RNA sequence: GCGCUUGUAGCUCAGCUGGAUAGAGCGUCAGCCUCCGAAGCUGAAGGUCGUGGGUUCAAAUCCCGCCAAGCGCA
Numbered sequence: 001g002c003g004c005u006u007g008u009a010g011c012u013c014a015g016c017u018g019g020a021u022a023g024a025g026c027g028u029c030a031g032c033c034u035c036c037g038a039a040g041c042u043g044a045a046g047g048u049c050g051u052g053g054g055u056u057c058a059a060a061u062c063c064c065g066c067c068a069a070g071c072g073c074a
Stems, first nucleotide, its partner, number of pairs: 001073007010026004019057001028044005050066005
């Protein structure tokens, strides 16, 4: 330099055949329980879906550029 893959909550990921409120587990916080804690149960907070554009009535999803990480080739 070229090609491919990946980027979604604090962490690990699903969703990617475009559609109505963006989800799960772990973690955090609060409550219940307990003599106290753990475990268990209930609830809550937390996301400009890497970034900038484009297409579309509608984009996490499709297209283009850029950034970052990984792999391969030279």
Predicted 3D model of a 74-nucleotide RNA (transfer RNA) from Candidatus Peregrinibacteria bacterium CG10_big_fil_rev_8_21_14_0_10_49_10. It matches the Rfam family "tRNA". From the family's description: Transfer RNA (tRNA) molecules are approximately 80 nucleotides in length. Taxonomically the source falls in Candidatus Peregrinibacteriota (Bacteria, Bacteria candidate phyla). Model confidence (mean pLDDT): 81 of 100.